SAM riboswitch aptamer (S box leader) from Atribacterota, 132 nucleotides, folded computationally. The prediction has a mean pLDDT of 78.
[in-house]
């Protein structure tokens, strides 16, 4: 840089410190901002991966007992690999902390005062995990 999958109406400093004029991806609109923007640090939020624990299913191996009975079946225990769900926030990797991804952008449907409103889908974007 590109591709695949998942998520994007929840949450987190309206007095933390440094900083000193921009910021909200892009275009438009509308906003935030010297009552302090971006950025950095701290603090916090969340639970995508990881970690830990519990439960269920399942693979493999071992063991014991009971029943029936001589063919083994089923139950149970332990260990192990995997999957799923839940919980914790606890190791590590990220991420996030104005407004639904702030809203609209392209297509369709309904209503219609013909200006728009609502809904659905796509695209674009962001983040995570994986692949190249």
């Nucleotide at each position: 840089a590109c591709c695949u999958u998942a998520u994007c109406c929840a949450g987190a400093g309206u007095u933390g410190g440094c900083g000193g004029a921009g910021g909200g991806a892009c275009g438009g609109a509308c906003c935030c901002u010297g009552a302090g923007a971006a950025g950095c640090c701290c603090a916090g939020c969340a639970a995508c991966c990881u970690a830990u624990a519990a439960u269920a299913c399942c693979u493999u191996a071992a063991c014991u007992g009971a029943a029936a009975a001589u063919a083994u079946u089923g139950c149970g225990u332990u260990a192990u690999a995997g999957u799923a769900u839940u919980a914790u926030g606890u190791u590590g990797g990220u991420g996030c902390u104005a407004a639904u991804u702030c809203c609209c952008g392209c297509g369709g449907a309904a209503u219609u005062a013909c200006a728009a409103u609502u809904c659905c889908g796509a695209g674009a974007g962001a983040u995570a995990a994986g692949a190249u």